[in-house]
RNA sequence: CGAGCCGGCCGGGCGGUCGCGACGGGCGCCGCCAUGGCGCUCGCCGAGGAAAGUCCGGACUCCGCAGGGCAGGGUGGUGGGUAACGCCCACCCGGGGUGACCCGCGGUACAGUGCCACAGAAAGCAAACCGCCGUCGCGGUCCGCCGCGGCGGUAAGGGUGAAACGGUGGUGUAAGAGACCACCAGCGUCCGGGGCGACCCGGGCGGCUCGGUAAACCCCACCCGGAGCAAGGCCAAGAGGGCCCGGUACGCCGGGCCUGCGCAGGCGCUAGAGGGUUGCCCGCCCGAGCCUGCGGGUAGGCCGCUGGAGGCUGCCGGCAACGGCAGUCCCAGAGGGAUGGCCGUCACGCCGGUCUGCGGACCGGGGUACAGAAUCCGGCUUAUAGGCCGGCUCGUCCG
RNA sequence: GCCCCCGUAGCUCAGGGGAUAGAGCAACGGCCUCCGGAGCCGUGUGCGCACGUUCGAAUCGUGUCGGGGGCA
Numbered sequence: 001c002g003a004g005c006c007g008g009c010c011g012g013g014c015g016g017u018c019g020c021g022a023c024g025g026g027c028g029c030c031g032c033c034a035u036g037g038c039g040c041u042c043g044c045c046g047a048g049g050a051a052a053g054u055c056c057g058g059a060c061u062c063c064g065c066a067g068g069g070c071a072g073g074g075u076g077g078u079g080g081g082u083a084a085c086g087c088c089c090a091c092c093c094g095g096g097g098u099g100a101c102c103c104g105c106g107g108u109a110c111a112g113u114g115c116c117a118c119a120g121a122a123a124g125c126a127a128a129c130c131g132c133c134g135u136c137g138c139g140g141u142c143c144g145c146c147g148c149g150g151c152g153g154u155a156a157g158g159g160u161g162a163a164a165c166g167g168u169g170g171u172g173u174a175a176g177a178g179a180c181c182a183c184c185a186g187c188g189u190c191c192g193g194g195g196c197g198a199c200c201c202g203g204g205c206g207g208c209u210c211g212g213u214a215a216a217c218c219c220c221a222c223c224c225g226g227a228g229c230a231a232g233g234c235c236a237a238g239a240g241g242g243c244c245c246g247g248u249a250c251g252c253c254g255g256g257c258c259u260g261c262g263c264a265g266g267c268g269c270u271a272g273a274g275g276g277u278u279g280c281c282c283g284c285c286c287g288a289g290c291c292u293g294c295g296g297g298u299a300g301g302c303c304g305c306u307g308g309a310g311g312c313u314g315c316c317g318g319c320a321a322c323g324g325c326a327g328u329c330c331c332a333g334a335g336g337g338a339u340g341g342c343c344g345u346c347a348c349g350c351c352g353g354u355c356u357g358c359g360g361a362c363c364g365g366g367g368u369a370c371a372g373a374a375u376c377c378g379g380c381u382u383a384u385a386g387g388c389c390g391g392c393u394c395g396u397c398c399g
Numbered sequence: 400g401c402c403c404c405c406g407u408a409g410c411u412c413a414g415g416g417g418a419u420a421g422a423g424c425a426a427c428g429g430c431c432u433c434c435g436g437a438g439c440c441g442u443g444u445g446c447g448c449a450c451g452u453u454c455g456a457a458u459c460g461u462g463u464c465g466g467g468g469g470c471a
Base pairs, nucleotide, nucleotide: 001395002394003393004392005391006390007389008388009387010386012346013345014344015343016342017341018340020046021045023043024042025041026040027039028038029037030036048370052381053380055379056378057377058376059375060228061227062226063225067282068281069280070279072224073223074222075221076220077091078090079089080088081087092106093104094103095102096101107219112217113216114213115212116211129158130157131154132153133152134151135150136149137148138147139146140145166184167183168182169181170180171179185209186208187206188205189204190203191202192201193200194199232303233302234301235300240259241258242257243256244255245254246253247252261295262294263293264292265291266290267289274286275285276284277283310329311328312327313326314325315324316323317322347368348367350365351364352363353362354361355360400470401469402468403467404466405465406464409424410423411422412421417454426442427441428440429439430438447463448462449461450460451459
């Protein structure tokens, strides 16, 4: 210099001005007199790295929680981190890359079942199409042998396939074959060593050579109640009805208190509908109401609500994820739902032009993404203009 | 907020490990006709995307994107 790998971070800054929302203070007005409403003003705060998708995990809240059986879902190397996880870290194994590094739902295929198309002779208790060899018969012959057919041997060779039951060399044989031998590869088993462990290294023995697929059914181990802030709690109101008080022209009108609407149909009231018990069954418990349709009413306020597995800085422990300690900070809480617009200037790319000492300088124009809180938190994934920083690898050249 | 389903040709749908991925309608070309329609003959086009499992993926798995629907 070129090509690449990995990790981290920012995602416009400053000033002015006009607006918006929450909270606190002050002032004014209204007022049914309350912790109220409206307006003005001051102070202070006001989106994100993903607030998104809702794919996992939790906090929180309510419901449930005699028992038994059968289903169902999830995860899947090992060790650690964590509130927890399907997340993260480190390592192991397998695969890819020259390498930095990347990828892997990565337990079990001698518990059982299923599947392996086409091609091929044979594909899961493997298998003789060609070839090779032996033998018998027939035919030919230049007497060396050759051809055809039958029977048998053979998995070394050819060919098919994703895959053909170890590989190479030798012995052996009619030809061959782990039939036998040496080395190598794999498997099983035993021993020694290392590691917490997954696993790794070394040695001996057994001719044992066994196919793949569980992101096929399964089996094994571990885990799993249901719902979700519209959770949930409090207050108020309401249609219809009842009672009381006051007034009255006897038609009603006004006020207060209590209950919480009306009509129709169906099922049921202990021989029990219905409900609960994560799904189903048994069992158990509650049990006088339940279901459907039509019509009507309310659809407001407060709490939950934002201080938290919280942020930042420093030190310590750990390879790391992360943890501990100390200090410091308070950082949105709406409910038709705020966080924006404009101007100036700076920063950074792009386009055009001018100048140039070729490094650049100046002028003009235009641009700066994806998106956006709604109970909160930890992850994953996806979208994202542009930019910054750090570490590392390979190639070439120079010293 | 909690769930479910779907994505295959221009449209509506089959296919759920081994096909050259089919059917109907539509489109295009030809025949017929004076012209058009109808009819007859023929043709093209596609598995939302990425990665993986497998010898082999539209089909299986994971992720993602898009669309539709339900409940409170």

This is a predicted complex of two RNAs, RNase P RNA and transfer RNA, with 471 nucleotides together. The prediction has a mean pLDDT of 76. Rfam match: Bacterial RNase P class A.